[in-house]
RNA sequence: AAGCGAUAAAGGCAAACCCGAACGAAAGGCGGGGACGCAAAGCCAUGGGUCUAAGGCAUGAAGCUAUGACUGCCAGGUUGCCGAA
Numbered sequence: 001a002a003g004c005g006a007u008a009a010a011g012g013c014a015a016a017c018c019c020g021a022a023c024g025a026a027a028g029g030c031g032g033g034g035a036c037g038c039a040a041a042g043c044c045a046u047g048g049g050u051c052u053a054a055g056g057c058a059u060g061a062a063g064c065u066a067u068g069a070c071u072g073c074c075a076g077g078u079u080g081c082c083g084a085a
Base pairs, nucleotide, nucleotide: 004083005082012038013037017033018032019031020030023028036072042078043077044076046075047074048073049070050069051068055065056064057063
């Protein structure tokens, strides 16, 4: 230095759920509590995937569509703490 990741040390994040607020058409996001987990569960919607469908399109009706979201779904990019085997 690379790879790897421990019943190590220091610190970090925070699922479900509850409460709040009332940003959003919704999905979702935000604040507080909480802790299932996480070595990138830091960051980036780039590819796939998923959710929503305001607007648009279409219909007899059901519908279709991302320019809206999700990185704690999987990849990719990028930065980074520690050091047992």